c-di-GMP-I riboswitch aptamer from a Syntrophomonadaceae bacterium, 89 nucleotides, folded computationally. The source organism's lineage runs through Bacteria, Bacillati, Bacillota, Clostridia and Syntrophomonadaceae. Its Rfam family is "c-di-GMP-I riboswitch aptamer". Rfam describes the family as follows. GEMM was predicted in a large-scale screen for bacterial structured RNA regulatory elements. Its mean pLDDT, the model's own confidence on a scale to 100, is 76. It was read from a public genome assembly, where an Rfam model found it.

């Protein structure tokens, strides 16, 4: 230095729920709290998936509606890409 194995020890992160604030919403931020995590670090115009709001045309409906194309967003704790801690071999 690389590969493999692991997460006991040191150190780290923090799901759901609850509180406050922001957002139409998905969801986000802070506090509390630990379900879990070896990348639960970073990246949302490399890509796929999921979710939210709006929603042409056609079809359907008495209407409300449903919701395709499309538009705008969210999600990295869905996959993915990049980087990377500790211990052992």
């Nucleotide at each position: 230095a690389a590969a493999c194995u692991g997460a006991a020890a040191a150190g780290g992160c923090a799901a759901a729920g609850c509180c406050a604030c922001c957002g139409u919403a998905a969801g986000g931020u802070g506090g509390u709290g630990a379900c879990g995590c070896a990348a639960a670090g970073c990246u949302a115009c490399a890509g796929g998936g999921g979710c939210u709001u709006c929603g042409a045309a056609u079809a359907u409906u008495a209407a409300a509606g449903c919701g395709u194309a499309g538009a705008a967003g969210c999600u990295a704790g869905c996959c993915a890409g990049c980087u990377g801690u500790c211990a052992g071999u």